[in-house]
RNA sequence: UGAUAGAGGUGCAGAUUUCAUCAGUAGCCGGAAAACGAUAGUUUGGAAGACUGUUUACGGUGAAAGGGGGAUCUGCCGAAGAGAUUGGAUGAUUCCAAGUCUGAUCUCUGGGACACAGCAGAAGAUGCUGCGGACUGUCACAGUAGUGGAGCGCUAUCAG
Numbered sequence: 001u002g003a004u005a006g007a008g009g010u011g012c013a014g015a016u017u018u019c020a021u022c023a024g025u026a027g028c029c030g031g032a033a034a035a036c037g038a039u040a041g042u043u044u045g046g047a048a049g050a051c052u053g054u055u056u057a058c059g060g061u062g063a064a065a066g067g068g069g070g071a072u073c074u075g076c077c078g079a080a081g082a083g084a085u086u087g088g089a090u091g092a093u094u095c096c097a098a099g100u101c102u103g104a105u106c107u108c109u110g111g112g113a114c115a116c117a118g119c120a121g122a123a124g125a126u127g128c129u130g131c132g133g134a135c136u137g138u139c140a141c142a143g144u145a146g147u148g149g150a151g152c153g154c155u156a157u158c159a160g
Stems, first nucleotide, its partner, number of pairs: 001159006009077001011076009027061004033056004040052003044097005080109011110136002114132001116130005138149004
């Protein structure tokens, strides 16, 4: 220097299944009341087009997705996550965008938990980001105690 194999633990990610939440919500149906009403309404936005209703209260009926807990299985230890740029797909009747999914490049983060703040979310669940003091694994320095670094790291074996 290269190859192979490993370790960090409430370790990381994915799939299936189940449970709760979402929620008595959205939607649908009913009758009548009120308000708006073509310069209105029907979509996250704009333009075009089409249609004629829209909203509120009441009664009946009544979900789902995303996210989460458990169980099982699979792949693993830059596992994975985030940001920027860019390609592709999707994107309500059409076009453009928003949004969503996914590939590539670059940058940052050793790891999990907790507290605070921000964003997302129906949410006091959860996820992500920033920051803080401890804990923990690893290496270096130091040596009664400690300090510092980063995973392109560390350990073991083999080859040169």